[in-house]
RNA sequence: AAUGGAGAGUUUGAUCCUGGCUCAGGACGAACGCUGGCGGCAUGCCUCACACAUGCAAGUCGAACGGAGUUUAGUAGAAAGCUUGCUUUUUACUAAACUUAGUGGCGGACGGGUGAGUAACACGUGGGCAACCUGCCCUACAGCUCGGGAUACCAUCGGGAAACUGAUGUUAAUACCGGAUACGCUUCAUGAAUCGCAUGGUUUAUGGAGGAAAGAUUUAUCGCUGUAGGAUGGGCCCGCGGUCCAUUAGCUAGUUGGUAGGGUAACGGCCUACCAAGGCGACGAUGGAUAGCUGGUCUGAGAGGACGAUCAGCCACACUGGGACUGAGACACGGCCCAGACUCCUACGGGAGGCAGCAGUGGGGAAUAUUGCGCAAUGGGGGCAACCCUGACGCAGCAAUGCCGCGUGAAGGAUGAAGGCUUUCGAGUCGUAAACUUCUGUCUAGAGGGAUGAAUAAUGACAGUACCUCUGGAGGAAGCCCCGGCUAACUACGUGCCAGCAGCCGCGGUAAUACGUAGGGGGCAAGCGUUGUCCGGAAUCACUGGGCGUAAAGCGCGCGUAGGUGGUCUAGUAAGUCAGAUGUUAAAAUGCGGGGCUCAACCCCGUAAUGCAUUUGAAACUGCUGGACUUGAGGACAGGAGAGGAAAGUGGAAUUCCUAGUGUAGCGGUGAAAUGCGUAGAUAUUAGGAGGAACACCAGUGGCGAAGGCGACUUUCUGGACUGUACCUGACACUGAGGUGCGAAAGCGUGGGGAGCAAACAGGAUUAGAUACCCUGGUAGUCCACGCCGUAAACGAUGGGUACUAGGUGUAGGGGGUUUAGAUACCCUCUGUGCCGCAGUUAACGCAUUAAGUACCCCGCCUGGGGAGUACGAUCGCAAGAUUGAAACUCAAAGGAAUUGACGGGGGCCCGCACAAGCAGCGGAGCAUGUGGUUUAAUUCGAAGCAACGCGAAGAACCUUACCAGGACUUGACAUCCUCUGAAGCUAUUAGAGAUAAUAGUGUCCCUUCGGGGCAGAGAGACAGGUGGUGCAUGGUUGUCGUCAGCUCGUGUCGUGAGAUGUUGGGUUAAGUCCCGCAACGAGCGCAACCCUUAUCUUUAGUUGCCAGCAAGUAAUGUUGGGCACUCUAGAGAGACUGCCGGUGAUAAACCGGAGGAAGGUGGGGAUGACGUCAAAUCAUCAUGCCCCUUAUGUCCUGGGCUACACACGUGCUACAAUGGCCUGAACAACGGGAAGCGAAGGAGUGAUCUGGAGCAAAUCCCUUAAAACAGGUCUCAGUUCGGAUUGUAGGCUGCAACUCGCCUACAUGAAGUCGGAGUUGCUAGUAAUCGCGGAUCAGAAUGUCGCGGUGAAUGCGUUCCCGGGCCUUGUACACACCGCCCGUCACACCACGAAAGUUUACAACACCCGAAGCCGGUGGGCUAACCUUUUAGGAGGCAGCCGUCGAAGGUGGGGUAGAUGAUUGGGGUGAAGUCGUAACAAGGUAGCCGUAUCGGAAGGUGCGGCUGGAUCACCUCCUUU
Repeated sequence: AAUGGAGAGUUUGAUCCUGGCUCAGGACGAACGCUGGCGGCAUGCCUCACACAUGCAAGUCGAACGGAGUUUAGUAGAAAGCUUGCUUUUUACUAAACUUAGUGGCGGACGGGUGAGUAACACGUGGGCAACCUGCCCUACAGCUCGGGAUACCAUCGGGAAACUGAUGUUAAUACCGGAUACGCUUCAUGAAUCGCAUGGUUUAUGGAGGAAAGAUUUAUCGCUGUAGGAUGGGCCCGCGGUCCAUUAGCUAGUUGGUAGGGUAACGGCCUACCAAGGCGACGAUGGAUAGCUGGUCUGAGAGGACGAUCAGCCACACUGGGACUGAGACACGGCCCAGACUCCUACGGGAGGCAGCAGUGGGGAAUAUUGCGCAAUGGGGGCAACCCUGACGCAGCAAUGCCGCGUGAAGGAUGAAGGCUUUCGAGUCGUAAACUUCUGUCUAGAGGGAUGAAUAAUGACAGUACCUCUGGAGGAAGCCCCGGCUAACUACGUGCCAGCAGCCGCGGUAAUACGUAGGGGGCAAGCGUUGUCCGGAAUCACUGGGCGUAAAGCGCGCGUAGGUGGUCUAGUAAGUCAGAUGUUAAAAUGCGGGGCUCAACCCCGUAAUGCAUUUGAAACUGCUGGACUUGAGGACAGGAGAGGAAAGUGGAAUUCCUAGUGUAGCGGUGAAAUGCGUAGAUAUUAGGAGGAACACCAGUGGCGAAGGCGACUUUCUGGACUGUACCUGACACUGAGGUGCGAAAGCGUGGGGAGCAAACAGGAUUAGAUACCCUGGUAGUCCACGCCGUAAACGAUGGGUACUAGGUGUAGGGGGUUUAGAUACCCUCUGUGCCGCAGUUAACGCAUUAAGUACCCCGCCUGGGGAGUACGAUCGCAAGAUUGAAACUCAAAGGAAUUGACGGGGGCCCGCACAAGCAGCGGAGCAUGUGGUUUAAUUCGAAGCAACGCGAAGAACCUUACCAGGACUUGACAUCCUCUGAAGCUAUUAGAGAUAAUAGUGUCCCUUCGGGGCAGAGAGACAGGUGGUGCAUGGUUGUCGUCAGCUCGUGUCGUGAGAUGUUGGGUUAAGUCCCGCAACGAGCGCAACCCUUAUCUUUAGUUGCCAGCAAGUAAUGUUGGGCACUCUAGAGAGACUGCCGGUGAUAAACCGGAGGAAGGUGGGGAUGACGUCAAAUCAUCAUGCCCCUUAUGUCCUGGGCUACACACGUGCUACAAUGGCCUGAACAACGGGAAGCGAAGGAGUGAUCUGGAGCAAAUCCCUUAAAACAGGUCUCAGUUCGGAUUGUAGGCUGCAACUCGCCUACAUGAAGUCGGAGUUGCUAGUAAUCGCGGAUCAGAAUGUCGCGGUGAAUGCGUUCCCGGGCCUUGUACACACCGCCCGUCACACCACGAAAGUUUACAACACCCGAAGCCGGUGGGCUAACCUUUUAGGAGGCAGCCGUCGAAGGUGGGGUAGAUGAUUGGGGUGAAGUCGUAACAAGGUAGCCGUAUCGGAAGGUGCGGCUGGAUCACCUCCUUU
């Protein structure tokens, strides 16, 4: 030897939960991309157990043997030469050394490779063999004797291309054979002792039978034989353990057992014969798929999960299949035989071969190395040994493939260099970074020395390597990925839903921190990223450690088998359990403690270690066995309740039909109708009859049943529950996989029945359509009997059982007590059935003694959505169909509960000219004006439901003007800066459409502090300019909801949270206005008030206003004096506050009525517009980011256009007439405007207008006569004396200019139009309607617009309905918020899958045929050395040959399993804005859904039964509070 646990992103408008997907970590025999300095240690065909050229990988022994060869020496012979005793050659013998084909021995069964097969005693672990073998090795004992016959080599003769081989002859052995001897060996027979769980073993005695050997040598030894034992290695058997599929449920004939025999080293159906009928299986047999197993490796906190490279153990295999031989050992990788496929040689007759040994080649593949060195070490084989062999092994080479270590420099160095990038233009940053100065020497380069590894005298592949010393010099050595969040790290430019990115969420449609590039930054580092795979996170299969009311998930309900679990006491036992010991758990690895390479990786030593087995003990608990108990369970007895079930019978009400009567024209039906019925007499009504089905009231969150379900009454049969008693049994219990029974409705079969209802169907309506909703009919069916089906929202969406855990209150059936004469009332208790509620629990909703609480036992089920409860298969069914039940593919969600909004053809309350009640209109006509459309060179642009359309435009002939055509200019029409100059300009003429140009004449600047400045011109460049784009980049401004009453905050409280409360409730108000209540208390923006105006009064002031009284004057007038009383003007005040009274109301707030008052409940009107909504409008008011144009998209000029015209719409004006038109007469305003102006009197003209010029910068003058009204006259209902369009002529005005294209006048002309369809607008009082007046803009040009006053109504029952809005509540699948969401068919494209006449491949088995090699058996007439007998031979034994059983491959056949493919076909999924409808979500406009049947283009409709997971209203019941 302990040490150890992190989360994040993504469903929503937001929240909590469920739940999937994804990421951050580690690892790898990896591969790919970019990059690459060194060293050490490891590792390196994961794919085709595909095919292999070449070389090597198993030989050795001459001390087993006979030969052969070479060399040397000796002896003998022969020959030659000569130098005559020498040399050379040759032959024979002997000896020695070396080499060796063959015979023989040992080894080729080890070592090395691979993982195809194998789901198995193959492996692991622990045992067993009384059922076994074991060469070489060790120990002990004993022995090694006598003989014999062959044979290879060799020789001769042959065959063959070769491989190879035949015949004859000769020869040796440690080759082969026979005899002897032999114990303790083997075997037979008979005893004895002893041991064992059994078979049986061990020891021992006697007798019989059988069985050995080999020699070599250097004389040291090495061998050989028998026996016993050991060691080592093997063989066999058994317990336990480790994959998936039940859409594989039954398998098995040598199968299971026995007897006998055979076989083996050995047990055994291992094999054979006979006998018996067994054996295995839901604790998963058999079959299929996949896979070598383990030590271990990776991961993990662990438990686990995944894997099984290198190293180590075991197994299996050796081209594929079969077989044996030899041997101690094989059914044998580098042996043999046969068959098959392939390759090679061939003379075509035959032969040869097997890299899954080491290198290497081809192929395959994303991918994996050298045809290297050496036996120096370690190990192996042979040998006495020397030694030989050894691709085992030791080393080297290649590869960043991995782990570990080192380096690419260190210190100083600010001008913060240059340069890059950014910029707010100031600067910031890269950055002490560089340059530069001073150092160091790891690695590196050169030189010198130089190992350990060898124990050992010799012998070192590695290797002149490691290491050491010296010298040189910063020199030779940094990349990769990332920077939206997760996740550390940001800016610029380019691009513009393109190009692209992406692990998930997602980025990109002109300001991209998300694409590409750059700068900068972050991370890791000789590597860095990507891809793939595994574990983790994932408590996301949950043993540790999950769930099932609504999220996925309780079988529709019982009975019951196996199994699991089981009350109290006691005795025993020891299987589980607990404790100790022993054995084992190979080594390596991991952990811990040490040690060695400079460290580390790496290596070495020691130690620990789950499990299994054996053994000893303990006895509480569980189990087992025995005994006992009564409380669980059951029985007995006594009661009462009940739509419990089955059968038979009976009854009344109603519908329909039939008959008859009365009676007459309709009935029926609906939103409204029609189809239908009816004068052949219906409906209605009366009486009688027939027939079927269902049982009103009672009736009740009442009763009964396991569930489905059960409802008139009576009888019979029958099940269960409850209460009481405590008599009996004595744990007999609970649950329940399979199994079995019951099981609504619909549906099916056979036979009945058929009144009503009613799928289908028919007709009528509705509708765009209406295969529907509605109506009229109507068949199956609904009913009965028998038999099937077996499903439902079969629901309490809640399995069963037991125990425990506050209460309250109903109700049903019992029992007990108190009370009462009785009724009754109260209390207690058991069983059922409801509601409320505490603790607890829950994601919340909710549940809460009838649990969804706290626990235990058993069963069933779930694991993202879709595909799909589908396909295939199987079982069941007459069928319909039911049960079981996937995958490919696709998405990043699908979902639950609750919250805030929004919405509803939901509800409640309330308001508004919202409706209603009225008045006047619009829509029809003509014209004006705006818009659309069309046209055009241009008809500039914008505004688009309300909230664009007499809008921007408070006024387009030129200008405006932005548009078009043409003509011109280019630092510009306009601004700033710089330089130079002093002119610029004016007048005139000419050309031109003009802008402009030319000419002539004139002119020669001003101020000054003397620095300069102003003005003008010329020049250069910075720049100007743009009504060009983007209102979806913006500011500002505006519209709208809406002058609606709302919108929020702080603190507190409640809720896990989003949020709620406050702000809801009861009243009240125009109002979130106020009052009361209240876990809220306060506050802010809104409302109101403060402001302006108007209505009354007071006061002050009194001109330009006014004139009562006084005076003067006039034809007349405040005209004049005078005055300031009045009107008026404009300053300051007052006044109105529900203040007062009465009533109502909670005595409040407030409301109703009244008084007073000019005004009464906000007196009338205006200004004032909360938080926000509409990406609302505006880049063309203005401002402005970005983009774009720059001799033009800028600027100037002329002309044209914005004014067009088949048509459509909006807004207006004028009318259609008598409440009127025309004529005449004569009254009464207010707001305003006026100097380039208003313009009087007077005059001219029919008139527009002209003339005139007084007065007036205005309470003074002018515009300025107001009109309608009133009085009188006329017209008399007509297209008119209405209406005025259109057109002609003649004029006037403005203006450079009225042609395109102004206004007005006069005369003439005299259109449509006779009150307006559907529909639609405004208005509640000084309002509508009607009448005129003024202003702004403006040279001129209003029917528009903004104001002013005159005359001056009608109606309002009321809130049912339409529209809009506010508050509360409810439902929701909406949140871009109903202009929402969303379903199905069809069409198109793509993808995967199913079916399919078939086609095809592979595999496993079966039946039959054929049958190689080979073992075994038989035969053996042919052949035959050893032994025997006898000798011309025979026998024993053996062999060839032949025959038989078995038998691989092959063939045939019918089936099976799996795969591929297949015209066509079926549904599914995904797609951009396709088509048809509108099914669902709100009461989704017919509530929805489930099962079933039927119909229909499609969603779907309808029938029957069921559910609430239905809104709304009413009633009943229950509960809560008082």